Guanidine-I riboswitch aptamer, 99 nucleotides, folded computationally. Its Rfam family is "Guanidine-I riboswitch aptamer". From the family's description: This family represents a conserved RNA structure found upstream of the ykkC and yxkD genes in Bacillus subtilis and related genes in other bacteria. Model confidence (mean pLDDT): 80 of 100.

RNA sequence: AAGUUGGUUUUCUAGGGUUCCGGGGCAAAUGCUUGCUGGUCCGAGAGAAAACCCAUAGAAGAAAUUCUAUGCACACGGAAGGAUAAAAACCUGGGAGAU
Numbered sequence: 001a002a003g004u005u006g007g008u009u010u011u012c013u014a015g016g017g018u019u020c021c022g023g024g025g026c027a028a029a030u031g032c033u034u035g036c037u038g039g040u041c042c043g044a045g046a047g048a049a050a051a052c053c054c055a056u057a058g059a060a061g062a063a064a065u066u067c068u069a070u071g072c073a074c075a076c077g078g079a080a081g082g083a084u085a086a087a088a089a090c091c092u093g094g095g096a097g098a099u
Stems, first nucleotide, its partner, number of pairs: 006053007015042002020039002022036001023034004054071007074094001076097001080092003
């Protein structure tokens, strides 16, 4: 000095905590407290799948447009800050740095 091989959304997973529900504890009790191998919930660039869009190439068609193929692969990574009830592999971020 250079580099990431497209984008969005949805579902799920690793992971995450505690608003709500459930469980445990205290209490006569509306209540208080506890993260607890649970449900809801959050959730991956470096996890999985699907849909749509986009790009390139080819084919069909007078044209509008449609169809087909490809987009494979690689990816060590803080600290700190931010959101939400809270936390995180979420966001800053294929960032800083390392190689």